Model confidence (mean pLDDT): 87 of 100. A computed fold for an 87-nucleotide RNA from an Acidimicrobiia bacterium, annotated as SAM riboswitch aptamer (S box leader). The sequence was found by an Rfam model in a public genome assembly. The organism belongs to Acidimicrobiia, within Bacteria. Its Rfam family is "SAM riboswitch aptamer (S box leader)". Rfam links the family to the GO term regulation of gene expression.
């Protein structure tokens, strides 16, 4: 990578370095020099998986990711992202 399955309408930022771009993909509409993205500190959200309370509902958040503009921003898609199993 590919494949199954579950879940996408909630939530979550302050420095630093940097300099023009992002929001995956097309059309649109948006974020952005009152500082994109990318990295780096320290912070938060959440609770899929492990683990612990207490068997089921609950629950804790220790570990493993994931996440912290808009309903996956809207629509199309044989489209995506995330987690666990498989190969």
């Nucleotide at each position: 990578c590919g494949c199954u399955c579950a879940u996408c309408a909630a939530g979550a930022g302050c420095g630093g370095u940097u300099g023009a771009g992002g929001g995956a993909c097309a059309g649109g509409c948006c974020c952005u020099g009152c500082g994109a993205a990318a990295c780096c500190g320290c912070g938060g959200c959440a609770a899929c998986c492990g683990g612990c309370c207490g068997a089921c509902c609950g629950g804790c958040a220790c570990g493993g990711u994931g996440c912290c503009a808009a309903u996956g921003c809207c629509u199309g898609a044989a489209c995506g992202a995330u987690g666990a199993g498989u190969c």